[in-house]
RNA sequence: CCGCAUUGCUGGGGGUUCGCCGACGGGCGAUGAGACACACCCUUUGAACCUGAUGCGGGUCAUGCCGCCGUAGGGAAGCGUCGCGACUUCCUU
Numbered sequence: 001c002c003g004c005a006u007u008g009c010u011g012g013g014g015g016u017u018c019g020c021c022g023a024c025g026g027g028c029g030a031u032g033a034g035a036c037a038c039a040c041c042c043u044u045u046g047a048a049c050c051u052g053a054u055g056c057g058g059g060u061c062a063u064g065c066c067g068c069c070g071u072a073g074g075g076a077a078g079c080g081u082c083g084c085g086a087c088u089u090c091c092u093u
Stems, first nucleotide, its partner, number of pairs: 002085003007080004011043004016037001017030005049074003055068004
């Protein structure tokens, strides 16, 4: 100094839908990591999330609920830690 794996700090990014009831404060239920959480997820090795999309197929009481789309187009990074390996240089014997 490079590669791979581990991990921390700081910063940054992101979503928040559907059904029923309601005394309108909210309550119950579905999916999910998360449905406004001092939380959760993601951070370029980037399907976290957004766009296409009022898309297509399946399913549901209903809904990105599931699949396709998707090797699509976008999307938020720096510094350390530890281990292994490679390479280079220097010193000693």
The prediction has a mean pLDDT of 77. TPP riboswitch aptamer (THI element), 93 nucleotides, folded computationally. Its Rfam family is "TPP riboswitch aptamer (THI element)". On this family, see Rodionov et al., J Biol Chem 2002: "Comparative genomics of thiamin biosynthesis in procaryotes. New genes and regulatory mechanisms".